[in-house]
Context: one part of a larger RNA
RNA sequence: GGAUGAACGCUGGCGGCGUGCCUAACACAUGCAAGUCGAACGGAGAAUACAUUUUUAAAGCGCUUAGCUUGCUAAGUGUGGAAAUGUUGUAUUCUUAGUGGCGGACGGGUGAGUAACGCGUGGAUAACCUGCCUCACACUGGGGGAUAACAGUCAGAAAUGGCUGCUAAAACCGCAUAAGCGCACAGCAUCGCAUGAUGCAGUGUGAAAAACAUUAGUGGUGUGAGAUGGAUCCGCGUCUGAUUAGCUAGUUGGUAGGGUAAGAGCCUACCAAGGCGACGAUCAGUAGCCGGCCUGAGAGGGUGACCGGCCACAUUGGGACUGAGACACGGCCCAAACUCCUACGGGAGGCAGCAGUGGGGGAUAUUGCACAAUGGGGGAAACCCUGAUGCAGCGACGCCGCGUGAGCGAAGAAGUAUUUCGGUAUGUAAAGCUCUAUCAGCAGGGAAGAAAAUGACGGUACCUGACUAAUAAGCAUCGGCUAACUCCGUGCCAGCAGCCGCGGUAAUACGGAGGAUGCAAGCGUUAUCC
Numbered sequence: 001g002g003a004u005g006a007a008c009g010c011u012g013g014c015g016g017c018g019u020g021c022c023u024a025a026c027a028c029a030u031g032c033a034a035g036u037c038g039a040a041c042g043g044a045g046a047a048u049a050c051a052u053u054u055u056u057a058a059a060g061c062g063c064u065u066a067g068c069u070u071g072c073u074a075a076g077u078g079u080g081g082a083a084a085u086g087u088u089g090u091a092u093u094c095u096u097a098g099u100g101g102c103g104g105a106c107g108g109g110u111g112a113g114u115a116a117c118g119c120g121u122g123g124a125u126a127a128c129c130u131g132c133c134u135c136a137c138a139c140u141g142g143g144g145g146a147u148a149a150c151a152g153u154c155a156g157a158a159a160u161g162g163c164u165g166c167u168a169a170a171a172c173c174g175c176a177u178a179a180g181c182g183c184a185c186a187g188c189a190u191c192g193c194a195u196g197a198u199g200c201a202g203u204g205u206g207a208a209a210a211a212c213a214u215u216a217g218u219g220g221u222g223u224g225a226g227a228u229g230g231a232u233c234c235g236c237g238u239c240u241g242a243u244u245a246g247c248u249a250g251u252u253g254g255u256a257g258g259g260u261a262a263g264a265g266c267c268u269a270c271c272a273a274g275g276c277g278a279c280g281a282u283c284a285g286u287a288g289c290c291g292g293c294c295u296g297a298g299a300g301g302g303u304g305a306c307c308g309g310c311c312a313c314a315u316u317g318g319g320a321c322u323g324a325g326a327c328a329c330g331g332c333c334c335a336a337a338c339u340c341c342u343a344c345g346g347g348a349g350g351c352a353g354c355a356g357u358g359g360g361g362g363a364u365a366u367u368g369c370a371c372a373a374u375g376g377g378g379g380a381a382a383c384c385c386u387g388a389u390g391c392a393g394c395g396a397c398g399c400c401g402c403g404u405g406a407g408c409g410a411a412g413a414a415g416u417a418u419u420u421c422g423g424u425a426u427g428u429a430a431a432g433c434u435c436u437a438u439c440a441g442c443a444g445g446g447a448a449g450a451a452a453a454u455g456a457c458g459g460u461a462c463c464u465g466a467c468u469a470a471u472a473a474g475c476a477u478c479g480g481c482u483a484a485c486u487c488c489g490u491g492c493c494a495g496c497a498g499c500c501g502c503g504g505u506a507a508u509a510c511g512g513a514g515g516a517u518g519c520a521a522g523c524g525u526u527a528u529c530c
Stems, first nucleotide, its partner, number of pairs: 001530004006526005013402006019395002021360001026358003030355003035102003040099002043096009053086001055084002060079009109313003118238008128230002133226008141175001143173002150165006181206005187200005212217001239285003246276003251273008288310004292303004315336005338349004366392001368391003374388001375386004405435004415426004442465004449457001474519005479500003485514005495502002
């Protein structure tokens, strides 16, 4: 000098773009962060329409009886039939606990562990898998038995569970079928680095699939190819310590078997006695790795925040299940620690998701808005979900941009400092006059981002108008290095200090003042790296 995820002190006007728990992988109240499909299925509920049926009225009209004012009153009875309510059925629409499908293996977080094929780079698989998607070929026939929901009942404080009965499916299980597929046998051709690979035709044998629906059509099964994603192996590279020198029994190799998607001591039995190591094994310490980032003329040195790729982890340890894919952050089981509920018998939980709380710390933000865009999951779609994401809020934390006014204005006001008392400095600075309006404030208009509709941001950006110099400057330094000097106070005191060093009565070095220098919405200090 440059740099920083910075912190501290003093100060602080605006905007844009970024960025913000580096410490306790410490513990977490509360809310949200993964659902969706009724066009797979049987129910349940609601609404509407139509039909069905139950109950119930008055006026009016008819009849009977009684009374009398002889056409009216009273009582009884029949007829009449609006509207409402309930029952049942059908149709349509909506909602949905359950069965079922797809997705919860992505996205998001963190860096504890890991010195390792973990990562980087270059290869290998003649040793592998791949849901959804694309293309091609073939098929999609016919049956069966259950079970949840539900109803009843029992147990329990709850979480939840038992028993009995009923029922559906694209749930589950057989059967048939085979273009094709697997296995075994043997053949031909081509090729290869040995094992072999590919193609063609053959014989035998084996396993194994499916589901419907119709307004429209979507699916399912097998095989091959592609795409995408993954798995495994190898060469090289990848921090420090020898005050760590020996390490290793599944250890090294073989045979056989098992196992896996797949090679392999990956596992097991037997056999042999190997394997690694001063080119640093083993042990110990530290650490996620890289693209990059900082610095430097470079070579190097340092670093791995943000963004991107890979890896690992999800309270600690272990385990498998399901599935195309996990040994699975918001799934399951076991053990442990911790927290909570309890009727003491037993249960519930996991923020290293987004906010937020306590704690730790020098130190790091809102319990915000929206799915409008981009992307993801489900769905035929409408649409639903999405703390991914898009935005807004807070912080000078960083970078960049802008402003705090411009012109004229005295041989130079006042004040202040100093003085040799003449003056000098502050200083065109102020005042005053004439302008301007970036920014801020006020009023009006008002986007793009969105393909037909749909905008959280947002009445935002931006534009226009009127208005007032109004609303906006500090910090450090001034002995030398190092740009910038005098006065007063203090008197080896108080203090300064990066180094040299200042201070003991004339201190340009301490403290104050005036002035000056530097940078500027910042300026200094501290820490760390080159």
RNAcentral holds the full RNA, with entries from ENA and SILVA. This is a predicted structure of a 530-nucleotide part of an RNA (small-subunit ribosomal RNA, 5' domain) from an uncultured bacterium. Its mean pLDDT, the model's own confidence on a scale to 100, is 82.